A computed fold for a 95-nucleotide RNA, annotated as SAM riboswitch aptamer (S box leader). Rfam family: SAM riboswitch aptamer (S box leader). About the family: The SAM riboswitch is found upstream of a number of genes which code for proteins involved in methionine or cysteine biosynthesis in Gram-positive bacteria. The SAM riboswitch acts at the level of transcription termination control. Its family is annotated with regulation of gene expression in the Gene Ontology. Model confidence (mean pLDDT): 86 of 100.
[in-house]
RNA sequence: UUUUUAUCGAGAGAGACGGAGGGACUGGCCCUGUGAAGUCUCGGCAGCGGGGAACCUGUGCCAAAUCCAGCGAGCGAAUGCUCGAAAGAUGAAAA
Numbered sequence: 001u002u003u004u005u006a007u008c009g010a011g012a013g014a015g016a017c018g019g020a021g022g023g024a025c026u027g028g029c030c031c032u033g034u035g036a037a038g039u040c041u042c043g044g045c046a047g048c049g050g051g052g053a054a055c056c057u058g059u060g061c062c063a064a065a066u067c068c069a070g071c072g073a074g075c076g077a078a079u080g081c082u083c084g085a086a087a088g089a090u091g092a093a094a095a
Base pairs, nucleotide, nucleotide: 001095002094003093004092005091006090007089008088013042014041015040016039017038021031022030023029025070026069027068028067043062044061045060047059048058049057050056051055066087071084072083073082074081075080
């Protein structure tokens, strides 16, 4: 990287450095100098895998439903609503 599979309306942030972006993509909407991304330290959450009595550990995560929508179906006069995909993220297995 690809394939398969499971999950995705729950949960969990402070400090230092840094100095303008960030929320995958597109549109919307939102966060951000009352300090974005990133790095580090400490802390926390919790799913999966491993070991287990407690619990430890690998990985992941700690604004907003995966922030909402994108494609299809049904319903509706309509803004829309519901369901299912797709895409994405993470774990595990395989190549």
It was read from a public genome assembly, where an Rfam model found it.